[in-house]
RNA sequence: AGAUGAUAAAGGCAAACUUUACCGAAAGGGAAGGACGCAAAGCCGUGAGCCUAACCGCUUCUUUCAGGAGUGUAUGGUUGUCAGGUUGCCGGG
Numbered sequence: 001a002g003a004u005g006a007u008a009a010a011g012g013c014a015a016a017c018u019u020u021a022c023c024g025a026a027a028g029g030g031a032a033g034g035a036c037g038c039a040a041a042g043c044c045g046u047g048a049g050c051c052u053a054a055c056c057g058c059u060u061c062u063u064u065c066a067g068g069a070g071u072g073u074a075u076g077g078u079u080g081u082c083a084g085g086u087u088g089c090c091g092g093g
Stems, first nucleotide, its partner, number of pairs: 005090001012038002017033004022029002036080001042086003046083003049078003056072007
């Protein structure tokens, strides 16, 4: 220095849930509380998966300048879904 990750040490993050007069069409995100867990559960959002369907297209109904329902579709989202890229604490074996 690297790989691996320990009944180690110092720390870190924060699931579900609750609150929210915040953002958003929604999925979801932010803030506060809270800890299920995590050796990258730090960062990126490249590939895939999954979620949503505003706009748009199609179909259909109605009280037909329009409104409702269904359906298709990311450009929206998730990263604590997986893979990948990148940076990093410690040093027993």

Annotation
Predicted 3D model of a 93-nucleotide RNA (c-di-GMP-I riboswitch aptamer) from Niallia endozanthoxylica.